Notes
Predicted 3D model of a 120-nucleotide RNA (FMN riboswitch aptamer (RFN element)) from uncultured Nocardioides sp. The source organism's lineage runs through Bacteria, Bacillati, Actinomycetota, Actinomycetes and Nocardioides.

RNA sequence: GGGGUCGGUGUAAUUCCGAGCCGGCGGUGACUGAGAGAUCAGAAGUCCGCGACCCGUUCACAGCCAGUGACCGGUUGACCAGGUGAAAUUCCUGGACCGACGGUUAAAGUCCGGAUGGGA
Repeated sequence: GGGGUCGGUGUAAUUCCGAGCCGGCGGUGACUGAGAGAUCAGAAGUCCGCGACCCGUUCACAGCCAGUGACCGGUUGACCAGGUGAAAUUCCUGGACCGACGGUUAAAGUCCGGAUGGGA
């Protein structure tokens, strides 16, 4: 950043149940498109790395606490099978799975909020 649509239960649910819906940044990438060519552009939620959220040390502001900010560190979700092939967790087919914190008449990836923020 994106995304709650229809139906069901219920006093109450966009939070539960059934079926749908969505996929941040960089890398890789046999695929796709453009080009006469050199080459250019796009291409993974689940691979590699990062960010956000959360936790902590230190420092600064403050008489102390609380709090705020900065640096650094920690933590941080999820994929298999088959096919093709020299080579694929990236292509094709099929079936799965995942999604911070706080709030809420009832449990949230999707509603509201921090956030007109932060950030690769």

The prediction has a mean pLDDT of 80. Rfam family: FMN riboswitch aptamer (RFN element). Its family is annotated with FMN binding in the Gene Ontology.